[in-house]
Context: one part of a larger RNA
């Protein structure tokens, strides 16, 4: 110093922090949805009109499943792996993508055929299908048109080695778009450019082991070809035989790296909770698919371990998301409140969702205030302990006298945090909190470790090498300042000590 544990003890508040252990298993709930101003359906309320009083038109759109469209790759957890371009740092990319967002330039033309849902059958305990047949589109698929693209020739101008640019020219080749709407506006498609996010590549750097000394065949490099957004042995097929190492390969062990935090006068030396940034993981292995982005934590498929349902044919599951159980352990919290802020996600928007966040509960886990009263008060009282029996000490302490009222209590009053949204009307979880103002009344509120030396603080009694104490040295065997108690001392304070670690 410290995410702390354990014994004693505990009065109040702020601000912080709380599974360091089994990346053991997990009941339950929540943790990613939105959008009717894309779409066909479904069509309540109410409204207006006819009625034969049964009800029927049209309007009108609450609802909601599915098609589409985004987003779901963020936000949140954890630290098993991983000694590695994983991570700081500096740089490369003339070898790259990049939704949404911003600038700019053009543009938005013409057509189809389907599939859900509905509606018939129908399997299955169930999960969950099967057939048949109707339908829309911002979904699907053709034709036109384009400055680009892409091959080929050619011209210019640069530069950094391969190169690299020009809305350069011809000529081929094969590519674009959606529409909705309150009429305000929301969209679409192509180039370019910007932002932002991301991907390769390299330079240096930062653990331990020589009782690991040799390592490598996709190895090393070359061509030719495959993949990729992109360079590459990334991958393959051919050729060559290289490559790496005591400046420590290869093994083994160990470990998530940083800003950072802690000790230190510093240099150094230890760590990496919180909080911020990389990065890796999501039962365990493995693999793609959708998509601007994934090889995807609450998405899919295969294997396997475990749980669960089962009508025995067959399914269903993944808390290292918040909360929570078990377990494990010296040890670590509520199955909470609100979307009121602040951010995210959808929406034109109202507004939905958000266990992100905001907040509260719990724990002296830590850090900081504050209190547990102040002045006054000596025949030095009772009492207690000592004693040389005079008397000393505990002591201005207490009583008592005069005040005060912080913190808790009780009582009135009572926020900012709201900007914003809404046509208004309203709209704060916390919270009747903070704050303010009044009321009683010293009232509720102190322990803990220690007194031989190191270290500050001493005696009396019990005990008799016993019973005990101890960080060292070392105390105890009849006067023990060292055990045990009591008196009184000394330290620190809601603590205080002891064990653990690190400096």
């Nucleotide at each position: 110093a410290c995410g702390a544990a354990c014994g004693c003890u505990g009065g109040c508040g702020g601000c912080g922090u709380g599974c360091u252990u089994a990346a053991c298993a997990c009941a339950u709930g929540c943790a990613a949805g939105u959008c009717g101003a894309a779409c066909g359906a479904u069509g309540a309320a109410c409204c207006u009109c006819c009625u034969u009083c049964g009800g029927g038109a049209g309007g009108g759109g609450a609802u909601u499943a599915g098609u589409g469209g985004c987003g779901a790759a963020c936000g949140g957890g954890u630290g098993a792996g991983u000694a590695a371009c994983a991570c700081g740092u500096g740089g490369g990319c003339a070898a790259u993508c990049u939704g949404c967002c911003c600038u700019g330039c053009a543009c938005u033309c013409u057509g189809g055929g389907a599939c859900a849902a509905g509606c018939c059958c129908u399997g299955g305990a169930a999960a969950c299908g099967g057939g048949g047949u109707c339908u829309a589109a911002u979904a699907c698929c053709g034709g036109a048109u384009a400055u680009g693209a892409c091959a080929c020739a050619c011209g210019a101008c640069c530069g950094c080695a391969u190169g690299g640019u020009c809305u350069g020219u011809g000529u081929g080749u094969g590519g674009a778009a959606a529409g909705c709407u309150c009429c305000g506006g929301c969209g679409g498609u192509g180039c370019a450019g910007g932002a932002u996010g991301a991907g390769c590549c390299c330079g240096c750097g930062g653990c331990c082991u020589a009782u690991c000394a040799g390592c490598u065949u996709g190895u090393u490099g070359g061509u030719g070809g495959g993949g990729u957004a992109a360079u590459g042995g990334c991958c393959u097929a051919c050729c060559a035989a290289g490559g790496c190492g005591a400046c420590g390969a290869c093994g083994g062990g160990u470990a998530g790296c940083c800003g950072g935090c802690c000790u230190g006068a510093g240099a150094g030396g230890g760590c990496g909770a919180c909080c911020g940034g990389c990065c890796a993981c999501a039962c365990u292995g493995g693999g793609a698919c959708u998509g601007a982005g994934a090889c995807a934590c609450g998405g899919c498929c295969c294997a396997g371990a475990c749980u669960c349902c089962u009508a025995c044919g067959g399914g269903a599951g993944g808390c290292a998301g918040c909360a929570g159980u078990g377990g494990g352990g010296a040890a670590u919290a509520u199955u909470g409140c609100a979307c009121a802020a602040u951010g995210g996600g959808c929406g034109c928007a109202a507004g939905c969702c958000u266990g992100a966040u905001g907040c509260a509960g719990c724990g002296a886990c830590g850090c900081c205030g504050c209190g547990u009263g102040a002045g006054g008060g000596a025949u030095g009282a009772c009492g207690g302990c000592c004693u040389u029996c005079g008397g000393g000490u505990u002591g201005u302490a207490a009583a008592c006298c005069u005040c005060u009222u912080u913190c808790a209590g009780c009582a009135g009053g009572g926020a900012a945090g709201a900007a914003g949204c809404g046509c208004a009307a309203g709209u704060g979880a916390c919270g009747g909190u903070a704050c303010c103002u009044g009321c009683a009344g010293a009232a509720g509120a102190a322990g803990c470790g220690c007194c031989g030396g190191c270290u500050a603080a001493c005696u009396a009694c019990g005990u008799g090498c016993c019973a005990g104490c101890a960080g060292c040295c070392g105390c105890g065997g009849u006067a023990a300042u060292a055990c045990g108690u009591a008196g009184g001392g000394c330290g620190c304070a809601a603590g205080c000590g002891u064990u653990g670690u690190c400096c």
Predicted 3D model of a 503-nucleotide part of an RNA (small-subunit ribosomal RNA, 5' domain) from Streptomyces ochraceiscleroticus.
NCBI's taxonomy places the organism under Bacteria, Actinomycetes, Kitasatosporales, Streptomycetaceae, Streptomyces.